This is a predicted structure of a 721-nucleotide part of an RNA (large-subunit ribosomal RNA, domain II) from an uncultured Poseidoniia archaeon.

Context: one part of a larger RNA
RNA sequence: CCCUGGGAGUUCUGAUUAAUGGCGAGGUUAAGGAGUUGAUCUCCGAAGCCGAAGGGAAACCGAAAGGUCCGCAGCCGCUUAGGCGGUGAGGGACUGGGUGUGCUCGCCCGGAGUCAUUAGUGGGAGACCUGAAGCCUAUCGAUCUAUGCCUGGCCAGAUUGAAGCCCGAUGAAAGUUGGGUGGAGGAUCCAACCGUUGCUGAUGUGCAAAUCGCUCGGAUGAGCUGGGUAUAGGGGUGAAAGUCCAAUCGAGAUGGGCAAUAGCAGGUUCCGCGCGAGACUACUCGCAGGUAGAUCUUCGCAGAGAUAGAUUACGAUGUAGAGCACUGAUUGGGUAUUUAGGGGGAGCGAUCCCUCGGUACGCUGUCAAACUCCGAAGUUGUAAUCGUCGUAGAAGCGAGGAGUGAGCCACGGUGGGUAAGCUACCGUGACGAAAGGUGAAGAAACCAGCUCAGUGUUAAGGUCCCAAAAUUACAGUUAAGUGUUAAUUACAAACGGAGUCCGUGGUCGAAGACAACUAGAAGGUGGGCUUAGAGGCAGCCAUCCUUGAAAGAGUUCGUAACAGAUCACUAGUCAAGCUUGCGGGCCCGAAAAAUGGACGGGACUAAAACUGUAUACCGAUACACUGAUCCUUCGAAAGAAGAUGAGGUAGCGCGGCGACAUGCUCGGGUAGAAGCUCGGUUUUGAGAUCGGGUGGACCGUGUAUGUAUGAGAAUCUAGGG
Repeated sequence: CCCUGGGAGUUCUGAUUAAUGGCGAGGUUAAGGAGUUGAUCUCCGAAGCCGAAGGGAAACCGAAAGGUCCGCAGCCGCUUAGGCGGUGAGGGACUGGGUGUGCUCGCCCGGAGUCAUUAGUGGGAGACCUGAAGCCUAUCGAUCUAUGCCUGGCCAGAUUGAAGCCCGAUGAAAGUUGGGUGGAGGAUCCAACCGUUGCUGAUGUGCAAAUCGCUCGGAUGAGCUGGGUAUAGGGGUGAAAGUCCAAUCGAGAUGGGCAAUAGCAGGUUCCGCGCGAGACUACUCGCAGGUAGAUCUUCGCAGAGAUAGAUUACGAUGUAGAGCACUGAUUGGGUAUUUAGGGGGAGCGAUCCCUCGGUACGCUGUCAAACUCCGAAGUUGUAAUCGUCGUAGAAGCGAGGAGUGAGCCACGGUGGGUAAGCUACCGUGACGAAAGGUGAAGAAACCAGCUCAGUGUUAAGGUCCCAAAAUUACAGUUAAGUGUUAAUUACAAACGGAGUCCGUGGUCGAAGACAACUAGAAGGUGGGCUUAGAGGCAGCCAUCCUUGAAAGAGUUCGUAACAGAUCACUAGUCAAGCUUGCGGGCCCGAAAAAUGGACGGGACUAAAACUGUAUACCGAUACACUGAUCCUUCGAAAGAAGAUGAGGUAGCGCGGCGACAUGCUCGGGUAGAAGCUCGGUUUUGAGAUCGGGUGGACCGUGUAUGUAUGAGAAUCUAGGG
C1' cells in the first nucleotide's frame, strides 16, 4: 500500500414544542393484585399528578355563563355582473369586574384541558466515536546501576633510587663530602585489567535499541573485581551530571479510580426534492470559546396593503473643486510708524541720522484634515405618478430548528507605513457557497447565474496557421520587430533627439534669400595708456575720421613682439525657398541579473502593428423557439397557470430506497432455493427485475411493528496478501 470483516447521535429520566389519537370540566393511573399466553395481554387498583381563579411580600380578599360597537371568511338578498346591502363563528375596540394603597398604574376575568404515541430540541447521566500530558491510591522491584557493610580474588616486565645503615676523606667539634648498601612513592614507562580523548573515522532498515577500527587516559591505588547483604518512589543513592534506582527518571513499573478531563485535533456510513446563510453589532478572565441581536429555515395567526427601481416637486447637506472674506502659514518690493528692541555713525551733551527687526496698510505671488466669501456630481427625508410584489395571503406578529460569530479579493474614498501579495476602516460588486464563455494557463477581472434533449440568435472576446470566423473595405501613422498585453502585470521616469508626421506664429527672399565656390576685407594707425615688448587680438581708457560695393581702433587661432591664417561685412557665379519659436502624434536614447527563452507559439512590416471609420461573420449552460421531467398554486379528477419557477457550502424542511428480525397474508423451491458469476431490460436516483452458468436447500411479495440498519478515509481495528 491492497483485500475481506468490524467501526461513531444511543438508552433511561424529567422539561418543552408540533402532529396524530382517546376522553373532555375533566383527564390519568403508580406501586400492587387477579386471570391468562409460546411471546404477552385483559380486568382491577384515585394514593398521587395536571387542569377547572386570580391578585398580593404577607395577612387576606376573590372575577362577564356576554352589555355596546367595528369587522375577515362563510351564508342570505339585490345586481347594470363592476359591485352593494344584511347577518357575521374566529378576530379587534370599548364597557363592566377581581386584586394590590391606586380607573392617569400593574397583573388577571366571557370554561379547554389531560393521557398516550411519534418526531424535533435542550438539562442530568461516559451522552456521537477516538486521542493526552497529568493527579490520587495499592502492590512489585537494588540479578542493571548508585552508595555502605561482610567475606574472598587480581595487578607481566622495565625505570627512578627517599629515609635509615656501612666504609673512606676532612674537621677541635657540630658537621660537610665521596663511594656503597637500602628499596620509599595516590613516583616513571608499559601489558593483563579498568576506562573511552580525538578522528566529530566506519556503521547508522547496523554485527550491535551505543557496536567496530586506529589513536588515547589510569595501571600499588581515593585501584579493579566475584559472592553475600542494606537503603524504595516525593522515597533511596549521589567525589553533584538532576546522575542512577532492570533498554523506563525534573519523581520507577504494574493494577485500580477511569469510558479522568480536553473551549484542541482527526473521523462520522443510502437517494431525491424545496428554500438557503454568516464571518456584522453588543457583552464576556474574552480574543482557537461562548451568550444575545441581526441574517437563514419550517409552521401558524391575521386580513390589505407593501416597495429595494425611475421621474417630478419641496426640503436637508458642506465633500470634490475652488478661493483667501475669517483662522493660521507664506514670496517680492513699497509706504507709514518710534515701536521700552539689536548694530553702526555724528555730537561735550540733549539729541539726530543710517540700517536690521517688529507692527499696520495697500500692491504682487502662494498653501491648509482639525480655514471657508463660495460650491457641485452624488447621498438622503416626505409626497405624487409610473413600475414591481400582494386575497394563489404581501407587510406585520408568534412559535419550533439552526448554522455563523478567523473572512477574503477588485474598484472608488481615507488613516498608519519608505514600502509590501502590508495594516485599520467606509461604500459597491464578486469569491466564499457559482458552473459555462473570454483573459495562453488562473478563487475574485470582463460576459453571464447551470433541470433534461434539440434548433437558431447574440454577449464579452475575436476572424493568417495551430483554431470556429475578413489575408474585409476606406483614410492615416510607425521602421523601432516599436508593436501584435483592457485590467490582473510583470510597468518604466526625469531628461535628451537636424528620426518622422501634423498644426500654428515670426525674420529674410526673383530689387536674388540660405548653403557652397571665386574675389575683396583698405588708409589715418604701431589709436592713447601700461609695459622689457603690447603693432586689431595680456590688461586699462576711448571707440573717431577717410576712401569706398564693403571692411570692427576688430570674432577666433597664432607670434617674445611683429608676421601669418580666419570671421564680421561686400561683390560675382548659381538659383527657390531659407531660417527660427511654440504645441501635438508615433518613434529613438536614457534601459543592468544571475541554465537558453518567450507576443500562448508559428510568424507578421502600404501588417497579422498603432489611430479613426464602416460592413459582414464566428462565438456561452445567456436570449428565442420546440418537446419532456420536477416543483408551487388552483381543481374531486381530467387538466390549467407560473407574468423573472428548478446553481448552491454551513444549515432548516419534505418524500423515498435498501438491510436484519417478528406477527398476519399470498406465493416460489431437488423438473433446482439462497449465494457467486456473466449478460439483458428498466427507474431522476437510492435501486428493481429477467436470462445463462455454477451451486445443492431453503427463499420471497404485500402489510404492520421493532432496530446493536447502509462505509473510502479516523497515522482507525482484527486477519490475510